[in-house]
RNA sequence: ACAGGGGGCUGGAUGGCCGCGGGGUAACCCGAGGAAAGUCCGGACUCCACAAGGCAAUGGUGCCGGGUAACGCCCGGCUGGGGUAACCCAAGGGAUAGCGCCACAGAGAAGAAACCGCCCUGCGCGUCAGGGUAAGGGUGAAACGGUGGAGUAAGAGCCCACCGCGGGACUGGCAACAGAACCGGCACGGCAAGCCCCACCAGGAGCAAUGCCAAAUAGGGACCGCGCGUGGGCAACCACAGGGGAGCUUUGCCCCGAGCAGGUCCGGGUUGGCAGCUAGAGGGCGCUUGGCAACAGGCGCUCAAGAUGAAUGGUCAUCCAAAGAGGGCAACCUCUUGGACAGAAUCCGGCUUAUAGGCCCCCUGUGUAA
Numbered sequence: 001a002c003a004g005g006g007g008g009c010u011g012g013a014u015g016g017c018c019g020c021g022g023g024g025u026a027a028c029c030c031g032a033g034g035a036a037a038g039u040c041c042g043g044a045c046u047c048c049a050c051a052a053g054g055c056a057a058u059g060g061u062g063c064c065g066g067g068u069a070a071c072g073c074c075c076g077g078c079u080g081g082g083g084u085a086a087c088c089c090a091a092g093g094g095a096u097a098g099c100g101c102c103a104c105a106g107a108g109a110a111g112a113a114a115c116c117g118c119c120c121u122g123c124g125c126g127u128c129a130g131g132g133u134a135a136g137g138g139u140g141a142a143a144c145g146g147u148g149g150a151g152u153a154a155g156a157g158c159c160c161a162c163c164g165c166g167g168g169a170c171u172g173g174c175a176a177c178a179g180a181a182c183c184g185g186c187a188c189g190g191c192a193a194g195c196c197c198c199a200c201c202a203g204g205a206g207c208a209a210u211g212c213c214a215a216a217u218a219g220g221g222a223c224c225g226c227g228c229g230u231g232g233g234c235a236a237c238c239a240c241a242g243g244g245g246a247g248c249u250u251u252g253c254c255c256c257g258a259g260c261a262g263g264u265c266c267g268g269g270u271u272g273g274c275a276g277c278u279a280g281a282g283g284g285c286g287c288u289u290g291g292c293a294a295c296a297g298g299c300g301c302u303c304a305a306g307a308u309g310a311a312u313g314g315u316c317a318u319c320c321a322a323a324g325a326g327g328g329c330a331a332c333c334u335c336u337u338g339g340a341c342a343g344a345a346u347c348c349g350g351c352u353u354a355u356a357g358g359c360c361c362c363c364u365g366u367g368u369a370a
Base pairs, nucleotide, nucleotide: 001366002365003364004363005362006361007360008359009358010357012319013318014317015316016315017314018313020031021030022029023028033341037352038351040350041349042348043347044346045206046205047204048203050252051251052250053249054248055247058202059201060200061199062198063077064076065075066074067073078092079090080089081088082087093197094196098195099194100191101190102189115137116136117133118132119131120130121129122128123126145163146162147161148160149159165184166183167182170179171178172177210275211274212273213272220266221265222264223263224262229240230239231238232237242256243255244254245253282303283302284301285300286299287298288297289296290295320339322337323336324335325334326333327332
């Protein structure tokens, strides 16, 4: 100097005039984001199912350890893959529980297989027949280990060495795993982001949740509802049996006695106001303790939209980031263009996607110079 990788910050500033929303007696103070987006996860909070336990169904996650309120998130590591590397990605349990799939091509796609070829024998001697072979070639995404040697009629883990694969002990590590030596058969493939099996987790719905006030309507209509019992008691009532209250079940609790409890469907009214509504598992900065880190703790300072058809804006001027052109030795000057993605709606922790321009830090590679 160039190319690449990882992380962080910012994403216009100032002033005048006019106009909005919240707080406040007033002066005055505050007023869209790093993603507010997607609605993909996890919660806080609210209500519902009568409560608790168990099971089923349905769905989610899937290596180990740690963090967190929790997560499918984050950090650190292991394994596998990509890259020269810095780094990046992962769909990361099980293929010997079972089922299923691997099109086409090819001889043959899981105990499959001989098209070409190689070797041997025969004979009518050549596009012939029989036998052996799977090392060579071909097909394919993938062909039942790879290289070399010995051996063979030709070959083959048939045998040997190394690699690879598998195994039990040993060593290191909390662990996932790794390692040298030894032993073994020389290997019955891949797909589970196919169904499935295994382990763990999960009730449902959501601020249009929900609560209060006011007001209005049709105290609406239809259907289902096996059982309508026994004993005690003067009666009220009590006990048992029966029916009902979430998919099933156990225990408890509650309701009911036929115009019942309860369940299903249709229809009508309410479209108003208030609360929920914003100080939290809070954010930022500085110091400090522990930790590789994520993060946890302590101290100090500081910050804070709450709208409801939906505020946070418009305009003028100057400056600034960037680009282009011209002038100038340079500093600089003039003109033109011009600032991305984008807009809170209960709140918070994540992930994913979009992003003009500018700045900073660290790392890797190549070249050059000292």
Molecule: Bacterial RNase P class A
Organism: Cognatishimia maritima